[in-house]
Record summary:
The prediction has a mean pLDDT of 81. Predicted 3D model of a 71-nucleotide RNA (transfer RNA) from an uncultured Clostridia bacterium. It was read from a public genome assembly. It matches the Rfam family "tRNA". Rfam classes the family as a transfer RNA.
RNA sequence: GGCACCAUCGCCAAGUGGUAAGGCAAGGGUCUGCAAAACCCUUAUCACCAGUUCGAGUCUGGUUGGUGCCU
Numbered sequence: 001g002g003c004a005c006c007a008u009c010g011c012c013a014a015g016u017g018g019u020a021a022g023g024c025a026a027g028g029g030u031c032u033g034c035a036a037a038a039c040c041c042u043u044a045u046c047a048c049c050a051g052u053u054c055g056a057g058u059c060u061g062g063u064u065g066g067u068g069c070c071u
Stems, first nucleotide, its partner, number of pairs: 001070007010024003018054001026042005047063005
């Protein structure tokens, strides 16, 4: 220098154009003499900037960061 892939909550992670799942952690509550365990509840500007569309996490272009391959 060229090519490909990835970026979603504190962490992991699903989501093939129509209300952003789930697990762990955290906070609150029920229970308990106090705890633990169990159960219930709560938490999203989808890396950033534009475009397409009635509608974008999803499709397109660019930027940034990361990983891999070739040279």